[in-house]
Small-subunit ribosomal RNA, 5' domain from an uncultured bacterium, 497 nucleotides, folded computationally. The full RNA is in RNAcentral, with records from ENA. Its mean pLDDT, the model's own confidence on a scale to 100, is 83. Its Rfam family is "Bacterial small subunit ribosomal RNA". Gene Ontology terms of the family: ribosome and structural constituent of ribosome.
Context: one part of a larger RNA
RNA sequence: AUGAACGCUGGCGGCGCUGCUUAACACAUGCAAGUCGAACGUGAGUUCAGCUUCGGCUGAAUGAAAGUGGCAAACGGGUGAGUAACACGUUGGUGACCUGCCCCUCGGUGGGGGAUAACCCUGGGAAACCAGGGCUAAUACCGCGGAUGUCGAAACAGUUAGAGAAUUUCGACUAAAACUUUUGUGCCGGGGGAGGGGCCUGCGGGCUAUCAGCUAGUUGGUGGGGUAAAGGCCUACCAAGGCGCAGACGGCUAGGGGGCGUGAGAGCGCGACCCCCCACAAGGGAACUGAGACACGGUCCCUACUCCUACGGGAGGCAGCAGUGAGGAAUAUUGCCCAAUGGAGGAAACUCUGAGGCAGCAACGCCGCGUGAACGAUGACGGCCUUCGGGUUGUAAAGUUCUUCUCUCAGGGACGAUGAUGACGGUACCUGAGGAAUAAGUCCCGGCUAACUACGUGCCAGCAGCCGCGGUAAAACGUAGGGGACAAGCGUUAUCC
Numbered sequence: 001a002u003g004a005a006c007g008c009u010g011g012c013g014g015c016g017c018u019g020c021u022u023a024a025c026a027c028a029u030g031c032a033a034g035u036c037g038a039a040c041g042u043g044a045g046u047u048c049a050g051c052u053u054c055g056g057c058u059g060a061a062u063g064a065a066a067g068u069g070g071c072a073a074a075c076g077g078g079u080g081a082g083u084a085a086c087a088c089g090u091u092g093g094u095g096a097c098c099u100g101c102c103c104c105u106c107g108g109u110g111g112g113g114g115a116u117a118a119c120c121c122u123g124g125g126a127a128a129c130c131a132g133g134g135c136u137a138a139u140a141c142c143g144c145g146g147a148u149g150u151c152g153a154a155a156c157a158g159u160u161a162g163a164g165a166a167u168u169u170c171g172a173c174u175a176a177a178a179c180u181u182u183u184g185u186g187c188c189g190g191g192g193g194a195g196g197g198g199c200c201u202g203c204g205g206g207c208u209a210u211c212a213g214c215u216a217g218u219u220g221g222u223g224g225g226g227u228a229a230a231g232g233c234c235u236a237c238c239a240a241g242g243c244g245c246a247g248a249c250g251g252c253u254a255g256g257g258g259g260c261g262u263g264a265g266a267g268c269g270c271g272a273c274c275c276c277c278c279a280c281a282a283g284g285g286a287a288c289u290g291a292g293a294c295a296c297g298g299u300c301c302c303u304a305c306u307c308c309u310a311c312g313g314g315a316g317g318c319a320g321c322a323g324u325g326a327g328g329a330a331u332a333u334u335g336c337c338c339a340a341u342g343g344a345g346g347a348a349a350c351u352c353u354g355a356g357g358c359a360g361c362a363a364c365g366c367c368g369c370g371u372g373a374a375c376g377a378u379g380a381c382g383g384c385c386u387u388c389g390g391g392u393u394g395u396a397a398a399g400u401u402c403u404u405c406u407c408u409c410a411g412g413g414a415c416g417a418u419g420a421u422g423a424c425g426g427u428a429c430c431u432g433a434g435g436a437a438u439a440a441g442u443c444c445c446g447g448c449u450a451a452c453u454a455c456g457u458g459c460c461a462g463c464a465g466c467c468g469c470g471g472u473a474a475a476a477c478g479u480a481g482g483g484g485a486c487a488a489g490c491g492u493u494a495u496c497c
Stems, first nucleotide, its partner, number of pairs: 001495002004493005014367001018362002020327001025325003029322003034071003039068002045062007078280003088204003092200003097197003102193008110144001112142002119134006149173007178185002206252003213243003218240008255277004259270004282303005305316004333359001335358003341355001342353004372402004382393004407434006416424001441486005446467003452481005462469002
C1' cells in the first nucleotide's frame, strides 16, 4: 500500500469511492431495442347521425392489435476465456481502399408493369408452426426513356524517391419515390468535408537453449480468381527458395496501453474502479442481410447440457440489470425514475432506453466530526498492591455551573429546470424547542519496542515475528489491578514496494 478476508468491537452522523480477485460453472422469474400512420393496405372496439322487420344496415369520426415497408438493432452494456500477435503503444504510408446518418456544393426526380403479406376460405399438427386456393397497397419489386457518371483499353506529356493520380479518344454498362401541406421532409447521380474504419510499415514492451535447427503454399515469379483494397489471400504452372545463436521453431505464462502502488531516484511490482484499443458471447464451424457483422439478447449446421411433448417432434443460451444454486476466506436490491445527461426512431407530440440519474445493503476505503466542557480533595466508597504507615486507580466519580456538534420533536424548504417537466425528496439546508442526554473499543506491556505488579500454574496448561519463555518465588503461560499505543476502529493473515 490493497477490489481484500478473518477475529473482537461498532454510537452516530456526514462526504466521496468501491464491492465474485474463485467456476468464460449452470441458471427459475422479470426487465435490458425499438420506433415511424407525414411510406402502405386493412381494421377490432368506441362515439355520433340516419334508417330499421329491433336481428341489424348505412355514413362520419376516433382508433387497439397484427402485417408490408423504412431506419435502428454492428451503438450503448458485459467479460478477459483465447491471443507473445502488427493484438497493443508509438512513427509513418495508402498513387492499394471503404464510409449509412451529418455538413457544404452542382444537377435531376418522366412514364409504365407484374406481384405479395396482412385479410378471407380450406387443410395438416399436441405444440412450435406449416401447406394450398382467392383478393389488395406502397417510399416493397421489375422493365422503358433518361447522364456531366462507372468500368475496360489505348495515347500523351508530366509529378514523384518510385508509381497505376490527372488529361484526351474509343468501347461496354448504368439512376430516382414519393409523402405532407403550402411549406417542408424525402429520393437519385456527381464533387468536397467532418467523423469513423480497413490494410501496410520502422521501433518498443514476458520467461525458457534442460527447445537448435524450422518450413511444401513453404519463398519468389507468371496467368487467373477473389476483395472496398495491396498481397500465396486462393488456384494452376514454373523456379528453389525463405527463416535462424542479434535466438528461428518449440514449451510455459499473459489481453495491451493511459495509468496505479512503492521508492530520493534509478528501479521494482501491478493492470480492480475510470478512459482508449483488442478479443469473446454455452463449445466449434459457416455464411446471409447490410454503409458497417461473420453479428451477446439474428440465421444455419455439429457437439454437450437443460426443458416441453399427444413420442411424431419442438424450445433454450444472464461474460446485460437484478436475482438463484454451486464453488469459495470472500463480494450487494428480483428497488425508483426517464426529472437531468446521452442514445434509437419520428416533421413533431412522443415512445423506448437495467446506458444513465438516484435510492438500498456492506466500517470496503479515504476525509471530517462526536461520545461533553469548566470547576470540583474530607483525595469518598469499591478494587488492586502493601514494609500495614500507607500507595494507587484519581479530578477520575459524586456534586455545582454551562453547552447542544450529534440525537428527538415541530415549522419552513431548495439548487439541479432558459417557458412546462424532479425519480432523488419533504432529502440537503434553515429556524425553534427538549435534554448530558443516544455513543469505546481493540491490541500490547522479557529484549527488539512505548508500557509492571499480585495471584494461579509448575517443561503441565500454554505463548511465540526473531531471540526464546514454562521443570514451585514466571514482569514472557492464565486471571486481576495498573500501564502503553491506536481509536470507530484495533489486531491477525495474504500479497507488492